[in-house]
RNA sequence: ACUUCUAUAGCUCAAUGGUAGAGCGGAGGACUCAUAAUCCUUAGCUUACAGGUUCGAGCCCUGUUAGAAGUA
Repeated sequence: ACUUCUAUAGCUCAAUGGUAGAGCGGAGGACUCAUAAUCCUUAGCUUACAGGUUCGAGCCCUGUUAGAAGUA
């Protein structure tokens, strides 16, 4: 220098172009003499950033940023 991949909740990860979710973690409650475990409820993500296509974009296209791998 070029090519490819990744970026979504505090963490690990899902999500056929059609209302963004799960597990763990957090908060409240139930149970217990008490703690743990278990059960119930609940908060939390403008999907890295900026544009474009579309009736509609986490998803498709372009650029940028950060990380990883490869080639020279």
Overview
Predicted 3D model of a 72-nucleotide RNA (transfer RNA) from a Cryomorphaceae bacterium. Rfam family: tRNA. It is annotated as a transfer RNA. NCBI's taxonomy places the organism under Bacteria, Pseudomonadati, Flavobacteriia, Flavobacteriales, Cryomorphaceae. Its mean pLDDT, the model's own confidence on a scale to 100, is 83. The RNAcentral record of the sequence draws on ENA.